[in-house]
């Protein structure tokens, strides 16, 4: 970098440090930020993977969060694209479904 599969409406500090930015990237919105951004430390959430516990019977299923590997801790994946559809309508808005895109994890190349 790419392929496959799963998940994405929940959850997570009134701490320390740090100083202006941040919401993955581009663009456009809309937001967050000196009543202090990012980053780092601590803390926490969750339970994808490995341990672990149980059942079956050997790989699955269930459980738990004690240890390890990630991940995550404003707003639906903050919103935006394409198709279908409901309603109200006049050509747009709202809702729903699917796809695309993206993120994370686990495998493979």
């Nucleotide at each position: 970098c790419u392929c496959u599969c799963a998940u994405c409406a929940a959850g997570a500090g009134a701490g320390g440090u740090g100083g202006a930015g941040g919401g993955a990237a581009a663009c456009g919105g809309c937001c967050c930020g000196a009543u202090g951004a990012a980053g780092c430390c601590c803390g926490g959430c969750a339970a994808c993977c490995c341990g672990c516990u149980g059942u079956c019977c050997u790989g699955a299923c269930a459980g738990g969060a004690c240890g390890g590997g990630u991940g995550c801790c404003a707003a639906u994946u903050c919103c935006g694209g394409c198709g279908g559809u409901c309603u109200a309508u006049g050509c747009u808005a709202u809702g729903c479904c699917g796809c695309a895109a993206g993120a994370u994890g686990a495998g493979g190349g």
Predicted 3D model of a 109-nucleotide RNA (SAM riboswitch aptamer (S box leader)) from Dictyobacter arantiisoli. The sequence is in RNAcentral, with records from Rfam. Its mean pLDDT, the model's own confidence on a scale to 100, is 78. Rfam family: SAM riboswitch aptamer (S box leader). Rfam's curators write: The SAM riboswitch is found upstream of a number of genes which code for proteins involved in methionine or cysteine biosynthesis in Gram-positive bacteria. Rfam links the family to the GO term regulation of gene expression. Of the family's consensus pairs, 97% are formed in the model.